The RNA shown here (SAM riboswitch aptamer (S box leader)) has 99 nucleotides and comes from a bovine gut metagenome.

[in-house]
RNA sequence: CUUAUCAAGAGCGGCUGAGGAACAGGUCCUGUGAAGCCCGGCAACCUAGCGCUGUAUGCGCUGAUGGUGCCAAGUCCUGCGGUAUUACCGAGAGAUGAG
Numbered sequence: 001c002u003u004a005u006c007a008a009g010a011g012c013g014g015c016u017g018a019g020g021a022a023c024a025g026g027u028c029c030u031g032u033g034a035a036g037c038c039c040g041g042c043a044a045c046c047u048a049g050c051g052c053u054g055u056a057u058g059c060g061c062u063g064a065u066g067g068u069g070c071c072a073a074g075u076c077c078u079g080c081g082g083u084a085u086u087a088c089c090g091a092g093a094g095a096u097g098a099g
Base pairs, nucleotide, nucleotide: 001099002098003097004096005095006094011039013038014037015036019029020028021027023079024078025077026076040071041070042069044068045067046066048062049061050060051059052058075093080090081089082088083087
C1' cells in the first nucleotide's frame, strides 16, 4: 500500500501499584484495584482435516497443534457528507488478519 472483518464471545485468580478507553471533544472505567507481566479464557484470519461446488473461485462443518490477535461500554459516542424530531445510512479515521 491492497484486501476482508469490526452489533457477538472471553476469570470473584496471582504479582504490581495509578492510571486507562488510538487522537480531539464528551462521557465512562478504575485502591470493591487502572495499565503491565504470569496463569486462564475467547475464537477472527492464516495453517490442518472433511463436505458441497468444481478450471478457478466460493460456502459450510470440525479441530485449537501452530503463527499472530483479542478478553468494560456497537470500533463507548461524536469528528466528514446525506436525511433529520429521534436516529439511521455512507465514507473517513482506527483496530485485527492475510498478501